[in-house]
């Protein structure tokens, strides 16, 4: 150089063209004599970058960066 998967809140990850959500974690706040648990509310995203098609893009299409893998 080629194939192929993947990047989405602080960590793992879902989301198959119509308002971006889940556990965990973090702040508060109930409950407890206290902590854990466990219940409730809330922060925290310009969805790797630019372009494009679309009335509408995480989502299609195109380069391009980057990580992991297969081939050589």
């Nucleotide at each position: 150089c080629g194939c192929g998967g993947g990047g989405u809140g602080g960590a793992g990850c879902a989301g198959u063209g119509g308002u971006a959500g889940c556990u965990c974690g973090c702040g508060a706040g109930g409950c407890u004599c206290a902590u854990a648990a466990c219940c409730u509310c809330g922060a925290g995203g310009u969805c790797g970058u630019g372009g494009g098609u679309u009335c509408a893009a995480u989502u299609c299409c195109c380069a391009c960066c980057c990580c992991c893998g297969c081939a050589a």

This is a predicted structure of a 72-nucleotide RNA (transfer RNA) from a Candidatus Altimarinota bacterium.
Its mean pLDDT, the model's own confidence on a scale to 100, is 84.
Rfam family: tRNA. From the family's description: Transfer RNA (tRNA) molecules are approximately 80 nucleotides in length.